Predicted 3D model of RNase P RNA and transfer RNA as a complex of 464 nucleotides. Rfam match: Bacterial RNase P class A.
RNA sequence: GAGCUGGCCGGGCGACCGCGGGAGGAGACUCUCGAGGAAGGUCCGGGCUCCACAGGGCACGGUGGUGGGCAACACCCACCCGGGGUGACCCGCGGGACAGUGCCACAGAAAACAGACCGCCGCCGGGCCUCGCGGUCCGGCGGUAAGGGUGAAACGGCGGUGUAAGAGACCACCAGCGCCCCGGGCGACCGGGGCGGCUCGGCAAACCCCACCUGGAGCAAGGUCAAGAGGGCGCUUUGGUGCCUGCGCGGACGUUCGAGGGCUGCCCGCCCGAGUCCGCGGGUAGACCGCACGAGGUCGCCGGCAACGGCGGCCCGAGAUGGAUGGUCGCCCAUCGCGACGCCGGGAGGCGCGCGAGGACAGAACCCGGCCUACAGGCCAGCUCAU
RNA sequence: CGGGGCGUAGCUCAGCCUGGUAGAGCAUCUGCUUUGGGAGCAGAGGGUCGGAGGUUCGAAUCCUCUCGCCCCGACCA
Numbered sequence: 001g002a003g004c005u006g007g008c009c010g011g012g013c014g015a016c017c018g019c020g021g022g023a024g025g026a027g028a029c030u031c032u033c034g035a036g037g038a039a040g041g042u043c044c045g046g047g048c049u050c051c052a053c054a055g056g057g058c059a060c061g062g063u064g065g066u067g068g069g070c071a072a073c074a075c076c077c078a079c080c081c082g083g084g085g086u087g088a089c090c091c092g093c094g095g096g097a098c099a100g101u102g103c104c105a106c107a108g109a110a111a112a113c114a115g116a117c118c119g120c121c122g123c124c125g126g127g128c129c130u131c132g133c134g135g136u137c138c139g140g141c142g143g144u145a146a147g148g149g150u151g152a153a154a155c156g157g158c159g160g161u162g163u164a165a166g167a168g169a170c171c172a173c174c175a176g177c178g179c180c181c182c183g184g185g186c187g188a189c190c191g192g193g194g195c196g197g198c199u200c201g202g203c204a205a206a207c208c209c210c211a212c213c214u215g216g217a218g219c220a221a222g223g224u225c226a227a228g229a230g231g232g233c234g235c236u237u238u239g240g241u242g243c244c245u246g247c248g249c250g251g252a253c254g255u256u257c258g259a260g261g262g263c264u265g266c267c268c269g270c271c272c273g274a275g276u277c278c279g280c281g282g283g284u285a286g287a288c289c290g291c292a293c294g295a296g297g298u299c300g301c302c303g304g305c306a307a308c309g310g311c312g313g314c315c316c317g318a319g320a321u322g323g324a325u326g327g328u329c330g331c332c333c334a335u336c337g338c339g340a341c342g343c344c345g346g347g348a349g350g351c352g353c354g355c356g357a358g359g360a361c362a363g364a365a366c367c368c369g370g371c372c373u374a375c376a377g378g379c380c381a382g383c384u385c386a387u
Numbered sequence: 388c389g390g391g392g393c394g395u396a397g398c399u400c401a402g403c404c405u406g407g408u409a410g411a412g413c414a415u416c417u418g419c420u421u422u423g424g425g426a427g428c429a430g431a432g433g434g435u436c437g438g439a440g441g442u443u444c445g446a447a448u449c450c451u452c453u454c455g456c457c458c459c460g461a462c463c464a
């Protein structure tokens, strides 16, 4: 100088005014707490709550190297394999294409049990040249995948033997596949040796196969209370009033001949079951619980490479319901702009001073663990390469 | 706050599950027809399929992220 990785901050202090929660007080009022690393997207996983305890199969469900962590996961850690980088390091939806089916457009002769367009070679027939050997052209039959050309992809690579020309037809080396043995590792896998046929394309984020997993809905879950619309009965001086119950009307399908449900579709089985669904109209849109002490935070020690776990101490840190967490002023800090000012310097520029601007993304709504996305600017630590 | 769906021509939509040529109707433009207009007939233009990345030889289509829009859901039940 150029980079890589990990972690953190993301304005601070004070005064005044204001907003929401809690505690105290008869009251005036006082004290105290008050957004984030993503509170976001809602992509996963749980806690919690309710449902008539949730079996099996199919259908367009999910996950996918190995081992570990965790309440659980599609998350995290370590390792393996493949790819990229000189390197630190980064990336990977990373099981199976010898179970089966399907697709591979265009181009090209041929696109998956391959294939003869050009080329190369042999034989046959004919024409032309030649005294002749032979050469050349055309046609037919056959051989050939070494060469050309097409394509994303052309059925191992290179060298030799061989041949009419060629070809794993044969040989050496290399690459790859399968099987066996030995060694290492918990394992994915790695290293070594031998044998074999000499060689079997890609796509599973196409259907599918294999292994594992999954009941569904969601705090507008769910529970308690209040109010009202409406209905019934009683009293009544017809204005009302007391009590009880709790919306009314219409339609469809049903009540053991079973509607409907067990919250995606179908089938079987099992279970629940007297209401369910649709339309129109009316009323209330209030209070409390759920609801904030939890897989909580932080410090130290121990175990582990790490994720994380164990033990001990300390702390309590938002709870609205049209939705609080803000505004003004002063000083300071990072940053930017301007200056005809001062100092340093050859210069680019740097430092100081003065004035001005100015603080990213974004904001809880039942709660956690992750992932992903957005983010001005700044700080710290470790490492790599070049000189 | 929770759940679901849709972005393709100026507008309304098909194509997506089964990857290979982007299409239909209306609208626009040109010509014919008409005295002129409308209607009719013939023809043409117009799209990087909301954006980015990935899988694949190849993506509107498959997968992931993101942006925008729309719909449904309170209680008496």
Stems, first nucleotide, its partner, number of pairs: 001385009011332007019034006036361001040372002043370005048218004055268004061213004065079005080094001081092004095209002100207002102203003117148002119144011156174002159171003175199001177196008222289004230245006247281007260272003282463003296315008333359001335357005341352004388460007397413004407444001415431005437453005